[in-house]
Context: one part of a larger RNA
């Protein structure tokens, strides 16, 4: 350059926005840059490569001849296709006005359970803990039970096989402030689209600067048990952390282990939010449609499993990625970080 690939075998970037860059709906004119056609040469050297023919007994070699050769340039020509330029188009995209849904995001607030702590009253021996038990609390009055009070931290039941958000992810209740999907109308715009190297934002949980908080949990640690041993698992404690501002860190089984986006191509049934209709008014019920979210399943695909309009079918556009296992996502070097590290990412050697 080129093949074949990427759910599970190597192989979809964690997700989104977007510069370039690749691609691009319908009709008309128009240029002729791209294509395509003719038709030229001391253009495309020699070998080479095909035909013809000498020379070595043939062949490999190798002299002669003639073609061919992907292109190049120059004049014409043609205008479908791709391009330019313009002129209109509405079905792709965008608005608009209605409309209802939702743990979508940020602030402020607020409620009740409950665990713990304190005060206080009853009350008196035991409570915790386990296979069993031991540390552990307890006659300086616990445990348990009632009444106040304080602090944080999560918010039972509704709760769903539900919903919402690009992804991570989002749940007590209320108010502000905010994004984004969905329907219905078919009123504007008039291709303004897709993808998207590099950038740029976002990005569980742990970790990490300051500063606050701390009630349950709880790495580490310390004790008791277990055991040959228990630097484990069980059991008593218990520090970071876990929360809250403010800054960093950017990983992940960041998974559907399944990249965005369109267009087509058997059905069935459950649920969500909209529409339209039928029906006896009706919120039930039937029919239909748009969008989501889930079984099942035909044709296809797949080794197989299995997928199956939510494709892994059938094609189209763009990006990432993979190329035998280990060495090793380590070294080296650049980038990036406070830092733990993260990114990019080898060879030797070896099977």
């Nucleotide at each position: 350059c080129u093949g074949g690939g990427c759910g599970u075998a190597a192989a979809g970037g964690g997700u989104g926005c977007g510069c370039a860059g690749g691609c691009g709906g319908c009709g008309g004119u128009u240029c002729g840059c791209g294509u395509g056609g003719a038709u030229a040469g001391a253009u495309g050297a020699a070998a080479u490569c095909u035909c013809c023919u000498g020379g070595c007994u043939u062949a490999c070699c190798u002299g002669g001849g003639a073609g061919g050769a992907u292109g190049g340039u120059a004049u014409c020509c043609a205008g479908a296709c791709g391009g330019g330029a313009u002129c209109g188009c509405u079905u792709g995209a965008g608005g608009g006005u209605c409309g209802g849904a939702g743990a979508g995001g940020g602030g402020c607030g607020u409620g009740g359970a409950a665990u713990u702590c304190c005060g206080g009253g009853u009350g008196g021996a035991g409570c915790g803990a386990u296979g069993a038990a031991a540390u552990g609390c307890g006659u300086a009055g616990a445990g348990a039970u009632c009444c106040g009070g304080a602090g944080g931290a999560a918010c039972a039941c509704c709760g769903a096989c539900g919903g919402c958000g690009u992804a991570g992810g989002c749940a007590g209740c209320g108010c502000c402030c905010u994004g984004g999907a969905c329907g219905a109308c078919a009123c504007c715009u008039g291709a303004c689209g897709c993808u998207g190297a590099g950038g740029c934002a976002c990005g569980a949980a742990a970790g990490c600067u300051g500063g606050g908080g701390g009630a349950g949990c709880g790495a580490a640690c310390a004790g008791g048990a277990u055991u040959a041993g228990a630097u484990a698992c069980c059991c008593u404690g218990g520090u970071a952390g876990u929360c809250c501002c403010a800054g960093c860190c950017c990983u992940a089984a960041a998974c559907g282990a399944u990249g965005u986006c369109c267009a087509c191509c058997a059905g069935g049934u459950a649920c969500c939010g909209g529409g339209g209709g039928g029906a006896u008014c009706g919120a039930c019920c039937c029919c239909u449609u748009c969008g989501g979210c889930g079984c099942c399943g035909c044709a296809g695909c797949u080794a197989a499993c299995g997928u199956g309009a939510u494709g892994a079918g059938u094609g189209g556009a763009c990006c990432g990625c993979c190329u035998g296992g280990g060495g090793a996502g380590u070294a080296c070097g650049g980038c990036c970080g406070c830092a733990a590290g993260g990114u990019u990412g080898a060879a030797a050697c070896u099977c």

Background:
Model confidence (mean pLDDT): 89 of 100. A computed fold for a 351-nucleotide part of an RNA from an uncultured bacterium, annotated as small-subunit ribosomal RNA, central domain. Rfam family: Bacterial small subunit ribosomal RNA.